[in-house]
């Protein structure tokens, strides 16, 4: 070339059959508590879901096209 698999929060992921404000853990920052730290606990904050186009009332999700990455085969 070609064939599959992956891209959603700083970082590991979930979200699948399209439908309610996109979620969890760890990082972060406030606070309790504590002599002071750690640990626990509460809380806040962090993404237009890789980029485009389309296709529906509606798309993170389906369809094509790009691009990034792994993994097979030529």
């Nucleotide at each position: 070339g070609c064939g599959c698999c992956u891209g959603u929060a700083g970082c590991u992921c979930a979200g699948c059959u399209g439908g309610a404000u996109a979620g969890a853990g760890c990082a972060g920052c406030g606070g309790a508590c504590u002599u002071c730290u750690a640990a626990u606990c509460c809380g806040c904050a962090g993404g237009c879901c890789c980029c485009g186009u389309g296709u529906u009332c509606g798309a993170a999700u389906c369809a094509c096209g790009g691009c990034a990455g792994g993994c097979g085969c030529g």